[in-house]
């Protein structure tokens, strides 16, 4: 120095903001609405590579089956273990808007 792998998907939470509902002011005002506000705690919605659980995948090992026999392939397992490490912008993107979302494990930087 270079190359290849180091995954998926669902629930949650940090977090976000203001399409809807819900509160607050004002206006109508018998009802029904209308406008402003997210420097309104929330419900809905959005949500982590480096936050949490779960389940498949894959990997090593272990039993078993399978064959006359042994091994190899291939198949089964509510059997074991593994699945690592991980500082990060400015700035752009999203048909509510913003965000730890996506560009992006990038640029950088150690």
């Nucleotide at each position: 120095g270079a190359g290849c792998u180091u995954g998926a998907u669902g629930g949650c939470u940090a977090g976000g903001g203001u399409u809807c509902c819900g509160g607050u002011g004002c206006c109508u005002c018998g009802g029904u609405g209308g406008c402003a506000c997210g420097g309104c705690u929330g419900g809905u919605c959005c949500g982590a590579g480096a936050g949490c659980c779960a389940u498949c995948a894959c990997c090593g090992g272990c039993g078993g089956g399978c064959c006359g026999a042994c091994a190899u392939c291939c198949c089964c397992g509510c059997c074991c273990g593994g699945c690592a490490c991980a500082c990060g912008g400015c700035g752009g993107g999203a048909a509510a808007a913003a965000a730890g979302c996506c560009c992006g494990g990038g640029a950088g930087a150690a």

Record summary
The RNA shown here (Guanidine-I riboswitch aptamer) has 110 nucleotides and comes from a Paracoccaceae bacterium. The sequence was found by an Rfam model in a public genome assembly. The source organism's lineage runs through Bacteria, Pseudomonadati, Pseudomonadota, Rhodobacterales and Paracoccaceae. Its mean pLDDT, the model's own confidence on a scale to 100, is 83.